[in-house]
RNA sequence: AAGUUAUAAAGAAAGGUUCAGGGAAUAGACCCGUAGACCUUGGCAACCCUACCCUGUAGAAGGUGCCUCAUUCUACCACGCAGCAGCUGUGGACAGAUAACCA
Numbered sequence: 001a002a003g004u005u006a007u008a009a010a011g012a013a014a015g016g017u018u019c020a021g022g023g024a025a026u027a028g029a030c031c032c033g034u035a036g037a038c039c040u041u042g043g044c045a046a047c048c049c050u051a052c053c054c055u056g057u058a059g060a061a062g063g064u065g066c067c068u069c070a071u072u073c074u075a076c077c078a079c080g081c082a083g084c085a086g087c088u089g090u091g092g093a094c095a096g097a098u099a100a101c102c103a
Stems, first nucleotide, its partner, number of pairs: 003101005013041006021032003026075004042067003047063002049059004071095001076092004080087002
């Protein structure tokens, strides 16, 4: 790398350097560009973790992660409306992300 399981409701930014692009990828739309990348400091969360009176509660030293809006929407399937052109909504799948495990 691949695989398995779980989660995505909420939360949390300042400074410096650099750059014209960025929002994973393809197409379209939409959004951001005070973005993005890197560094410093700070913070959030609680997966691993720690403690205890251990189906739970509390915590944050350490390992990760995260801190612009949003996994941004559509694409595939089912249902709904409509009636052969499509529309919109809900749910799911797929894909991607993170963690733990696995080798």
Molecule: SAM riboswitch aptamer (S box leader)
Organism: uncultured Nonlabens sp.